The RNA shown here (small-subunit ribosomal RNA) has 1483 nucleotides and comes from an uncultured bacterium. It matches the Rfam family "Bacterial small subunit ribosomal RNA". Rfam links the family to the GO terms structural constituent of ribosome and ribosome. The RNAcentral record of the sequence draws on ENA, Greengenes and SILVA.
RNA sequence: AGAGUUUGAUCCUGGCUCAGGAUGAACGCUAGCGACAGGCCUAACACAUGCAAGUCGAGGGGCAGCACAUGAGUAGCAAUACGAUGGUGGCGACCGGCGCACGGGUGAGUAUCGCGUAUGCAACCUACCUUCCACAGGGGGAUAGCCUUCCGAAAGGGAGAUUAAUACCGCAUAAAACAGGGGCCCCGCAUGGGGAUAUUUGUUAAAGAUUUAUCGGUGGGAGAUGGGCAUGCGUUCCAUUAGCUAGUUGGCGGGGUAAUGGCCCACCAAGGCAUCGAUGGAUAGGGGAACUGAGAGGUUUAUCCCCCACACUGGAACUGAGACACGGUCCAGACUCCUACGGGAGGCAGCAGUGAGGAAUAUUGGUCAAUGGGCGGGAGCUGAACCAGCCAAGUCGCGUGAAGGAAGACGGUUCUAUGGAUUGUAAACUUCUUUUGCACUGGGGUAAAACGGGGGACGUGUCCCCCCUUGCAAGUACAGUGCGAAUAAGCAUCGGCUAACUCCGUGCCAGCAGCCGCGGUAAUACGGAGGAUGCGAGCGUUAUCCGGAUUUAUUGGGUUUAAAGGGUGCGUAGGCGGCCCCUUAAGUCAGCGGUAAAAUUUCUGCGCUCAACGCAGUCGUGCCGUUGAAACUGGGGGGCUUGAGUCUAGAUGAAGUGGGCGGAAUUUGUAGUGUAGCGGUGAAAUGCAUAGAUAUUACAAGGAACUCCGAUUGCGCAGGCAGCUCACUAAGCUAUCACUGACGCUGAAGCACGAAAGCGUGGGUAUCAAACAGGAUUAGAUACCCUGGUAGUCCACGCAGUAAACGAUGAUUACUCGCUGUUUGCGAUAUACAGCAAGCGGCUUAGCGAAAGCGUUAAGUAAUCCACCUGGGGAGUACGCCGGCAACGGUGAAACUCAAAGGAAUUGACGGGGGCCCGCACAAGCGGAGGAACAUGUGGUUUAAUUCGAUGAUACGCGAGAACCUUACCCGGGCUUGAAAUGCAGAGGAAUUACGUGGAAACAUGUACGCCGGCAACGGCCUCUGUGUAGGUGCUGCAUGGUUGUCGUCAGCUCGUGCCGUGAGGUGUCGGCUUAAGUGCCAUAACGAGCGCAACCCUCAUCGGUAGUUACCAUCAGGUCAUGCUGGGGACUCUACCGAGACUGCCGCCGUAAGGUGUGAGGAAGGUGGGGAUGACGUCAAAUCAGCACGGCCCUUACGUCCGGGGCGACACACGUGUUACAAUGGGGGGGACAAAGGGCAGCUACCUGGCGACAGGAUGCUAAUCUCCAAACCCCCUCUCAGUUCGGAUCGGAGUCUGCAACUCGACUCCGUGAAGCUGGAUUCGCUAGUAAUCGCGCAUCAGCCAUGGCGCGGUGAAUACGUUCCCGGGCCUUGUGCACACCGCCCGUCAAGCCAUGAAAGCCGGGGGUACCUGAAGUACGUAACCGCAAGGAGCGUCCUAGGGUAAAACUGGUGAUUGGGGCUAAGUCGUAACAAGGUA
Repeated sequence: AGAGUUUGAUCCUGGCUCAGGAUGAACGCUAGCGACAGGCCUAACACAUGCAAGUCGAGGGGCAGCACAUGAGUAGCAAUACGAUGGUGGCGACCGGCGCACGGGUGAGUAUCGCGUAUGCAACCUACCUUCCACAGGGGGAUAGCCUUCCGAAAGGGAGAUUAAUACCGCAUAAAACAGGGGCCCCGCAUGGGGAUAUUUGUUAAAGAUUUAUCGGUGGGAGAUGGGCAUGCGUUCCAUUAGCUAGUUGGCGGGGUAAUGGCCCACCAAGGCAUCGAUGGAUAGGGGAACUGAGAGGUUUAUCCCCCACACUGGAACUGAGACACGGUCCAGACUCCUACGGGAGGCAGCAGUGAGGAAUAUUGGUCAAUGGGCGGGAGCUGAACCAGCCAAGUCGCGUGAAGGAAGACGGUUCUAUGGAUUGUAAACUUCUUUUGCACUGGGGUAAAACGGGGGACGUGUCCCCCCUUGCAAGUACAGUGCGAAUAAGCAUCGGCUAACUCCGUGCCAGCAGCCGCGGUAAUACGGAGGAUGCGAGCGUUAUCCGGAUUUAUUGGGUUUAAAGGGUGCGUAGGCGGCCCCUUAAGUCAGCGGUAAAAUUUCUGCGCUCAACGCAGUCGUGCCGUUGAAACUGGGGGGCUUGAGUCUAGAUGAAGUGGGCGGAAUUUGUAGUGUAGCGGUGAAAUGCAUAGAUAUUACAAGGAACUCCGAUUGCGCAGGCAGCUCACUAAGCUAUCACUGACGCUGAAGCACGAAAGCGUGGGUAUCAAACAGGAUUAGAUACCCUGGUAGUCCACGCAGUAAACGAUGAUUACUCGCUGUUUGCGAUAUACAGCAAGCGGCUUAGCGAAAGCGUUAAGUAAUCCACCUGGGGAGUACGCCGGCAACGGUGAAACUCAAAGGAAUUGACGGGGGCCCGCACAAGCGGAGGAACAUGUGGUUUAAUUCGAUGAUACGCGAGAACCUUACCCGGGCUUGAAAUGCAGAGGAAUUACGUGGAAACAUGUACGCCGGCAACGGCCUCUGUGUAGGUGCUGCAUGGUUGUCGUCAGCUCGUGCCGUGAGGUGUCGGCUUAAGUGCCAUAACGAGCGCAACCCUCAUCGGUAGUUACCAUCAGGUCAUGCUGGGGACUCUACCGAGACUGCCGCCGUAAGGUGUGAGGAAGGUGGGGAUGACGUCAAAUCAGCACGGCCCUUACGUCCGGGGCGACACACGUGUUACAAUGGGGGGGACAAAGGGCAGCUACCUGGCGACAGGAUGCUAAUCUCCAAACCCCCUCUCAGUUCGGAUCGGAGUCUGCAACUCGACUCCGUGAAGCUGGAUUCGCUAGUAAUCGCGCAUCAGCCAUGGCGCGGUGAAUACGUUCCCGGGCCUUGUGCACACCGCCCGUCAAGCCAUGAAAGCCGGGGGUACCUGAAGUACGUAACCGCAAGGAGCGUCCUAGGGUAAAACUGGUGAUUGGGGCUAAGUCGUAACAAGGUA
C1' cells in the first nucleotide's frame, strides 16, 4: 500500500465482499510449564446458610459466664465436688462516648449545573487533626441496668421499688460569640468587606479519668481537610415533536436554610422560553481513559482512578459536624417466612454460595504478617486489603532436544511404471546436552516496618542506637547435587483474492461457499488419502468495533448525460461584501502565569535471569488570567466614486392589460343551377344522397384561429407572446456624465406568478375531439384506419400548482487565444470598410471532462450565497401532518430483497434503417418436380428381429452392390486362454489327411495312414493344462487425432513499425474511380508485409520442333473378292515430349491514372479463352468412437466367439430422390451412317453351330494404339391417324436361361400371354446463360450374380432468353439505431394461477408510560389549640396545610393481536397476449 466482483472487451460512476488490528467474549478440536493481569455483558430476578462495624472497664453502676485468690460451711478416709466473698484478672447485658455518612457493591433512574472544564461565594458549613488565646467555681433532680411483679405462642411490652456517670438540668463567671444602638481607620466588585478601640445593653459555657506522666472538657481566632451553592462553555438521536409555560417570568415584603434563590407564602406587574430548536418522544450514568486510524475522526465506558445516583418499590422525617442513612427508624405496597390465627419477622446492586435466566463468567478457602480504616493509652475488630484455589479467558517468556548420519532403507503416495519422483537427514544408528521433569540438600527477602522496653544527641520534638517479640502465603522464589532424551504437538487451510497439488470416491446427488462461484462421469472448489503451506500450546469459527471506505469528503467528494439545480421572480432573518484616513482591541498573533488529579499514552533511564510487568523522570495542542502587537476581519468616526441607483435625450421589440375593427377559410341555413352518385381507404364498409346529396352560384348566420411576411429573428424572470388599430402599463439597451454616496450580492422561512389537462359558477359552441356508437382489420382488436360524436377546446370570475416546467446546465462578480454570421443602438450621408456597447448563433486555442463534449452565453480559472445527492428494487409508496370542493399536491420512511443497477465510448451481430455492389437471386426463357405406375431412401407403424448411424439449408439412389457370407439384429444349438495374436511354465504328441457314426451345422466321437534337424539334451511344428493376456460394430464425436460437409472460390482475414485514443480499440483495410477480386490507380499518418485473389500445375482449342509402333498412308512398288494386307515412307491424321502463342501489346474515342469502350485491326484463340485441381482467419461443442487410430468407463462360461435358420426386403400411411409415360417433333417394321473414353486371363471373346430369345456347345485371337467388348438419337422407305389407341407398360399367369453349395422368404435376364393407373398434373417448387439446357446412346467401379432406373465418366445431336435490379433469397463494403453479445430462433413487459416472506388498512380485543379533573388519604415536618394530665415548664389528644398510595371519569399518545382485505418482494422450464429495445413494425 491494496484486491475481487456489472462488460464480448473498455473507461467511469457505484455498491457489495476480502486481506489488518482489537475484545470482560462464546463455540469446535487440541493441550507441557511459569510470570503478570482478568473473570454474570443476560433477570436493579428471587435468595437457604455463614461471615462483612465495631470499640472503649484508663467514663459509669455493676457482675450473668470464664479464670485466679481468699477462706466460713456441707459431703467424703482422701483426692475432690458443692457452695460463699466483686477481692483480683477480666467481662455478657445495660447507661455513656466515639464510630456506624468511611471502606465495599451496582448502574435502575437521570439529556441534567448530573458530568467535564474554568471561574465565583463580599451568600456558606466543617466532628476528629494542627496552632494560638482564655477558662473549667459550686449545686440539683432523674433514669437504664439489677430486683419484685403482670400481659403475650413469640417478637416484645407494662407497672412498682432502688442506683451511678465524661448522661441530664439550674446558678456563677463572659476577654469571645450572637443581637441591637453609637463613633474611628483601611479596602473593594453593585449589594458591601476587614480592623482597632477595655463603647454600651441583653443572651449563652465546661467533666472528669487514671495516675504523676498524661489523656480529656468549654468558649473563641487562624489553618488544614472535607463538603454546600451559583455562573460561562461543552455534553446523543427524532421537526413524520412547532409552539411551550400559571409559581409560570419578574418585583416588594415575609418565612425557611449552614447559606443565595419562587426554595415556600401574601400582594403587584404580564411576563419568560423557542427554528442559534423551546416543548414532547426515544435512548443513555458522566469523565480520566481504551480500541482503531497517517491524522482528523469513528466506536466503547469491563478491569483501575475521580464524580454522581441507587440500596425490595414509593413516601417521610429523626439523630448527628455530616444522612433524609446498603447491613438505622416510621408509613404504604408487592413478595417470602414464623404463628398458639390474636399477631410478628425479613430485604446479598457487601464476600463466598444457591436457584432462575442465558452462548456465557470462579471457592459457602486462609490471614490480619504487611498496607489502610474505626474505637482505644494499649492488647484487640476489619469478606477493605494481602494471599491462596478454579478457568488457555488474555499478554509475555520457556520447553517438547542438539550435532553427525544416504543403502537416499522399509512402508505409504504418485507417474510417461524393466524405472523415476516424493515423504527424506526424516527414521534406524553414533556422539552430546539437561532448560523442563523426578528425587534429595541448602535457602535470602517481604521485617530498612510496628508494638513494648532501655539509652543517647540537640534547636524539647524530632532524630539516632541497643534489646525483646511478630510471617498467612510457604520451606514458596532461588541455588546446588543425582538420574536420564528421558515427561511434553496440535489446529486450520491448499480455485482466484491468498502462502500451499496430486490420486481415489461421488455425479446439479451428497455437499461447499467471505465475495466471485464450484458439483450434471476425467472436480487442484464436495468427501477421503498422500503431500504441501500458515500459525503454534494453541489453532479455527461466530459475534461486535475501527480500518481499508476520499462510501457523509473540516482535512477530503459531487450535481449536462452516472444519484443530485428548487418551474420562476420578489424578498425577511442569516451568510458574504468597494477605495482612503483616524480610532478601538472582540476575533487574530506573541511572551509570561495558573490549571489541566493520579494512573494511562510518548520519550529517557532503572528493577524483576529476559519480556510482559513494575518504578523514577519528562512531554502536554484544552480552559482561565495577565502584558503587549495592530497587518487582516469585526466595532466606532470621517471622507471618496469605480459597485449600485436616479435625472436628461434617443431608438427597439409577437412584452403585458383593456377596447374597437378586418379579410380568407371551415361549418350550417335559405335560394338558384344540376344529376347520380358522394365520401372514405392499403382495399372496403358504416355514413350522406332521387324527400335531389356531392359539385357549383348568390345571400345570410355564428364561433374560433390569424395565411404570406417568418428567419440559428425579436420580446419577456419563467410559464409564454404573432391580423390591424387605440388607450394604459412595464422592461432592458445606447449616449451624455448632472445627482445620491456602498444604498451591494445571495437568500432558509414567507409572498407572488406559473403550459396543458382538470374542478366550480355563468355564458358561448364554427372547427377539432377523450368517453361512447358504428364500420373495417385481426386468431382476437375494448387499438392503430374510417364514419359519426359528448365533455372539453373559447370568454368572465374563482380554484388547482403540476410537466422531458430542459440548455436535463441555480444566481452574482472578476479573469482567460481567435475567426465568422446576424439583431438593436452610437459616432456618421452611407448595412463601403473598420471601431464601441448590449444581445442571438456557428467553429475553435489553452484548460476542463469517464467520455460524448464544453470552450468570454464555460461544463475553464477563482470568490460569495442558496438548493440538492450518497447502490438497485420496495417507493415518490405506507403512516402521520399541511393544503385542496374534488381530482390530487407537498413533506416522506421501514421491513424485506438483489450483487449488481447505471453513464460514456468500442468491436461485432441484428433491423419490417439508409446508400453502393454482386450471384440462374429475381426478371426473360428452356426443361422438370408436385398428379400416375414403378424403383430407391426416410419417417411412422408392425415385428422375435425388422442392427446401427446420417435429420433445415449442410439427412432422406447418404455410410452401402444385404439370397448364405457380409451382419453388427432375432431365435436356437455349441465353446470358454477362447475364432485370430503373443510371452512363460508343465504334460503329451507329428501336423495333417482320409473314412465311419450322431447331428441342421458348428461340433463331438471312433478308426486308419503318419514327421524334420541334431550324437544327445533339446529345438521346429501341433494338442492339452495353468498363467500374463486376448476379444468387444459395448458407451462417450460434448474427452480426442485424422478425415469430411457448409457459409464459399465469397473477397475477405491479419501482422510489424509508426501515429491517434486514459482504454477497449482505431488508423493501415477509410474516401473517389475501377475490377471477377482488399484487382489496381489516385488521394491519404501512415509505411510495409503475410494468409487469401490472381499467376505458377493439369486438360481442351492453334502452330512449330523432335520421335514414329501396335497408330497413319500422300508419293513409289507388290498383292487381295476386299481391307495399310506387304515392302516402304515420316508428308498428313494421330500418339507424346519439348516449345511458341494473348500482354489491353497496337489503333480510335473517354479518363489524371488505373481502366473502360469499339461486332477496330491482326490472330486458332481477346480482354480471367473453356474446364479442372487448388477452399484464407474462422463459424456451426456440424458429421463420424460403425472405416481407422486413441483417453476414460463398462462386459469377461459373455456385451467375446462358432454354427443353422430368420431378419435388415414387413405395410393402413406420409415425405424426398429418380425411372417410365401420358404419345404423331410420336409408336412399330425394314434398310443405311458416324464417336469418345474406358475394360479385359477364374477375363473380354471374333468366327461357326443350335435355340424365337436369354443363352448353350465348339473354336480362335489378345496380358492389348496389335485381339476383343461396342453406339443410339440421326437418315431413307413402309405402316399407324388421335383412340386409353399398334400410346403406356405396371400387375398377374405360364414356360425358360444364367450365376451360385443354395434363387421359398429374397436375384437378374428371356419368351408367350395378361394389359392397371396415366390424356401433361393444385398451392407451391427445382435446374440451367453455350457446345450450356434439352435429348441420345456408350463405358467403368463395386461384382459369382444382381434388385444400377443409382454414382462416376465419355462422346453424338444441339437451342431459347437476359429489358433490367423495383421486389424475393444469399452475400460483400460504407453508414445509422440498439435495452442484443448463447448476439433477433436475441432481449423483455403486465395480468392470471401456485408456494414462501415481510409489510399497510381493518369491526374490534388486550396492554404500556405520561398528563388532567374529582374523591379519599398513611407516616411525618411545620403550624394551631378551651375542656384531659401536670404546681409550672410542658405533654397527651384533636385540628389545618402538604403528600406516597388507592379509587372514579373523560381524552390524548404509544405498542401487541385481529376474521377479512390492499399492494410489494422472491421462486429452472405454468397460462394469455407482445407493451418496450431496430423506424420494435402506430417513433